Transfer RNA from a Candidatus Omnitrophota bacterium, 75 nucleotides, folded computationally.
Lineage of the source: Bacteria > Pseudomonadati > Candidatus Omnitrophota.
Its Rfam family is "tRNA". By type it is a transfer RNA.
The RNAcentral record of the sequence draws on ENA.
Its mean pLDDT, the model's own confidence on a scale to 100, is 82.
RNA sequence: GACCCCGUCGUCCAGCCUGGUCUAGGACACGUGCCUUUCACGCACGCGACGCGAGUUCAAAUCUCGCCGGGGUCG
Numbered sequence: 001g002a003c004c005c006c007g008u009c010g011u012c013c014a015g016c017c018u019g020g021u022c023u024a025g026g027a028c029a030c031g032u033g034c035c036u037u038u039c040a041c042g043c044a045c046g047c048g049a050c051g052c053g054a055g056u057u058c059a060a061a062u063c064u065c066g067c068c069g070g071g072g073u074c075g
Base pairs, nucleotide, nucleotide: 001074002073003072004071005070006069007068010028011027012026013025020058030046031045032044033043034042051067052066053065054064055063
C1' cells in the first nucleotide's frame, strides 16, 4: 500500500442481511428496597450504549460515502 472482518450500556452478547412494531433487548456487574441477627442467596425496582462526520429517506443501530480505531491475509 491492496483486500477482508470488526466497533452497540462498566464487561460480554443479540438486533444490522429484510429501515418503522425500538423512549435499542438479555446476562453479569453496580445502586436502592424487601427478606435475614448479619452476610450471602432470592425477589422487586433502578442505573446505563449504537466509534465520528456527511448523504439517502417521511423515517437510519440498520442502506451509501468519507474518516478514526482494532484484528487478519497478501505484497